[in-house]
Transfer RNA from Camelus ferus, 72 nucleotides, folded computationally. The same sequence occurs in records of 3 taxa. The organism belongs to Camelus, within Eukaryota. Rfam family: tRNA. It is annotated as a transfer RNA. Its family is annotated with triplet codon-amino acid adaptor activity in the Gene Ontology.
RNA sequence: GGGGGUAUAGUUCAGUGGUAGAGCACCUGCUUAGCAUGCACAAUGUCCUGGGUUCGAUUCCUAGUACCUCCA
Repeated sequence: GGGGGUAUAGUUCAGUGGUAGAGCACCUGCUUAGCAUGCACAAUGUCCUGGGUUCGAUUCCUAGUACCUCCA
């Protein structure tokens, strides 16, 4: 220098155009003499950033940023 990939909750990850979910963690409660375990409930999102397409974009297009990887 060139090619490819990834970016979504505190964390690990789903989500192929119609108002974004799960596990773990955290809050509260139940259970216990107490702790752990278990169970129940609730909360938490600038979907990396800008622009474009569309009635509508996490999703499609484009330009960036960060990281990973391959080639040179």